[in-house]
A computed fold for a 73-nucleotide RNA from an Anaerolineae bacterium, annotated as transfer RNA. Taxonomically the source falls in Anaerolineae (Bacteria, Bacillati, Chloroflexota). Its mean pLDDT, the model's own confidence on a scale to 100, is 83.
RNA sequence: GUCGAGGUAGCUCAGCCGGUAGAGCGCCUGAUUGAAGAUCAGGAGGCCCUCAGUUCGAAUCUGAGCCUCGACA
Numbered sequence: 001g002u003c004g005a006g007g008u009a010g011c012u013c014a015g016c017c018g019g020u021a022g023a024g025c026g027c028c029u030g031a032u033u034g035a036a037g038a039u040c041a042g043g044a045g046g047c048c049c050u051c052a053g054u055u056c057g058a059a060u061c062u063g064a065g066c067c068u069c070g071a072c073a
Stems, first nucleotide, its partner, number of pairs: 001072007010025004019056001027043005049065005
């Protein structure tokens, strides 16, 4: 340099054909325990890498950037 994959909650990831975002782990509170762990119940936490475009409506489509990983040179 070219090509491909990816960038969504603190971490690991899901989100089908555009319709206002979810799981597991972790965290907080309560129950339970002598205490802790385990278990059970409840809760907080993200506007989806950035900018622009299309659309009534974009995490999802299009373009341009930035970053990560891989292949080739």